This is a predicted complex of two RNAs, RNase P RNA and transfer RNA, with 432 nucleotides together.
RNA sequence: UGGAGUGGGCGCAUGAUCGCUGGUCCUUCAGGGCCAGAGGAAAGUCCGAACUUCACAGGGCAGGGUGGUUCGUAACGCGAACUCCGAGUGAUCGGGGGAAAGUGCCACAGAAAAUAUACCACCCGUCUUUGACGGGCAAGGGUGAAAUGGCGAGGUAAGAGCUCACCGCUUUCAUGGUGACAUGAAUGGCAGGGCAAACCCCACCCGAAGCAAGAUCAAAUAGGGAAACGUUUGAGGGCUGCCCGCCUGAUGUUUCCGGGUAGAUCGCUGGAGGUGCCGGGUGACCGGCAUCCAAGAUAAAUGAUCAUGGUCCCCGUGGGGGAUACAGAAUUCGGCUUACAGCCCACUCCAUUUU
RNA sequence: GCGCCUGUAGCUCAGCUGGAUAGAGCAACGGACUUCUAAUCCGUAGGUCGCAGGUUCGAAUCCUGCCAGGCGUACCA
Repeated sequence: UGGAGUGGGCGCAUGAUCGCUGGUCCUUCAGGGCCAGAGGAAAGUCCGAACUUCACAGGGCAGGGUGGUUCGUAACGCGAACUCCGAGUGAUCGGGGGAAAGUGCCACAGAAAAUAUACCACCCGUCUUUGACGGGCAAGGGUGAAAUGGCGAGGUAAGAGCUCACCGCUUUCAUGGUGACAUGAAUGGCAGGGCAAACCCCACCCGAAGCAAGAUCAAAUAGGGAAACGUUUGAGGGCUGCCCGCCUGAUGUUUCCGGGUAGAUCGCUGGAGGUGCCGGGUGACCGGCAUCCAAGAUAAAUGAUCAUGGUCCCCGUGGGGGAUACAGAAUUCGGCUUACAGCCCACUCCAUUUU
Repeated sequence: GCGCCUGUAGCUCAGCUGGAUAGAGCAACGGACUUCUAAUCCGUAGGUCGCAGGUUCGAAUCCUGCCAGGCGUACCA
């Protein structure tokens, strides 16, 4: 200098005029003054919680989710560190229980797709000798996405873990580590393919619904009609599916048709909160001290116009023109995922050049 | 806001316990029949299975993330 990787941050500024929402103060009750007013994703609603209701006794089955290990956290499918496998020259990135519990599937091709088995070839023997038949073999060819450890030597009629060395694997032991795992030694001649984002097995976790939850007040009505079930031999409801159990339960319950009100207050924004410093930890994160308060609407405010200035691009360059993203709160948090004009910062890797 | 469901030919659907040409009806086009039209008969074309990534030898089908469309949901009695 060029290319690449990882992590983090900003994401228009200032002023004027006219408006909107909330709070507060003044008031002659008409209104006026002051203060505050979207995000890193407010989004998707994909996970996890808080909160609220269901009388949250309880048990079993079913169902759902997660998946290397150890930590972090209120919790998680999130995060950190480590570990194994794979990709890359590298920084770095992606993935993760079990296939020697059982069941199932593996189209076509192929001898054979997992109880096994032999098309061509190779070797031996016999015969009627360009071949046929019988036997041996599984090294070579062929099929396929995948073919029964790899490679070399010995051995043999030809061959073969048949034997041996190295590598891989099974089992056992030792050492290191909290652990996943790693290293070393011995052992068995090899047990035997893939798929669990197929059923399943193992370990752990999970009650359901959701702020239109729910609480209080007000208003309104035809507290009407039909059907079914039921009144202590128990309909129906309650913690969702099923079973048991428990509670509740009577001019009652459910369904359908018809009718009425659709207003106010609370929930509602101070919280697993933010910022700074110090300390602990490899890190996620945790602890202490100080300091700050930062939207709360309900058909829904946070806007519009103008001026000046940033940043970037283009041109005919004392100037002119254009662009300035994605998107917008709705009970609240912690994550994940997705969208995003233009930029900035830190660290790292590779190549080239110079010293 | 919250909860749930569905995307396959122009339309309505099947296939979704993975297997190689993705089908059916209607519609469209061409031909036959008819004086002509309809009906009927024969034939033809038309699909990135909403999009992207993954698992697998192989994906419309299984898994994940997006996109689009639709439905339900207040209280009283």